[in-house]
RNA sequence: CCAGCUAUAAGCUAAACUCGCCGCAAGGCGGGGACGGAAAGCCACGGGUCUCAAUAAUCAUCAACGAGAUGGCCGGGUUGCCUGG
Numbered sequence: 001c002c003a004g005c006u007a008u009a010a011g012c013u014a015a016a017c018u019c020g021c022c023g024c025a026a027g028g029c030g031g032g033g034a035c036g037g038a039a040a041g042c043c044a045c046g047g048g049u050c051u052c053a054a055u056a057a058u059c060a061u062c063a064a065c066g067a068g069a070u071g072g073c074c075g076g077g078u079u080g081c082c083u084g085g
Base pairs, nucleotide, nucleotide: 001085002084003083004082012037013036017032018031019030020029021028022027035072041078042077043076045075046074047073048070049069050068051067052066
């Protein structure tokens, strides 16, 4: 540097659900709990999805404008254990 989790070792993490807290919400944090994961470690750069706001709300057309969440949705970046080459 590359490949792998087939053989081996140390382990790591943690879905749903639940309790408490924060948040308008999506969701997050901590405890319990394990569906799973070879990066399911970290990072919102691109895409997707979700929430809130805004706008509109007689009909039609055109254009413009946010704030957040999700890394266990995908891509990408970056760091690491063991084994083999």